[in-house]
Order: sequence, then structure tokens, then C1' cells
RNA sequence: GACCAUCGCUCGGGGCGCCCCUCUGUGGGGCUGAGACGGACCCGUGGAACCUGAUCCGGCUCGCACCGGCGGAGGGAAAGCGAUGUCUUCCGUGG
Repeated sequence: GACCAUCGCUCGGGGCGCCCCUCUGUGGGGCUGAGACGGACCCGUGGAACCUGAUCCGGCUCGCACCGGCGGAGGGAAAGCGAUGUCUUCCGUGG
């Protein structure tokens, strides 16, 4: 010197579906997942966090944004500071 990695704080962005039972105030259970409203989780341009396409297409399933395609498509939050580590460069000293 480089935010490259991790942690902390602050700021910002984002999603919360499907099935069953009960109830018809709602509550309970199950599936996948980091997260299905958690004082949580994920993501911040090295951007698949997330949105559009999409009342999309194929597969699986009781069902589903469950898996894949779409996607070498489009959009999407300017991240900041500190600490530690890592890398690189320069100077000095010694051999």
C1' cells in the first nucleotide's frame, strides 16, 4: 500500500413458500433451506442475497420458487470504519 480473508460496529438491500389437522378468533404439525416473522438469517458491484421473465418449461412430490432449465438474460444495495491475518512494494542494516 492492497479491503484479499475473518471478526466487531454502523449504514444499506432482501425473502418469508408449500402440505395436513383444527378452527372459522386462530393454533398445532410436517417438507426444503442460511433463513418460511426470527430483537434472526442472507446479501452489499469480485453483486444467483433478491426481483423481472413467470399464471414459464421439464422432473420429483401429497404439495411446493423441492431439483433443473431459463441464466455467457435484464435489473439489483456505491458500503464505511476499526482490529487481526495474508499478499505486494519501498527504504535501512547484516551476511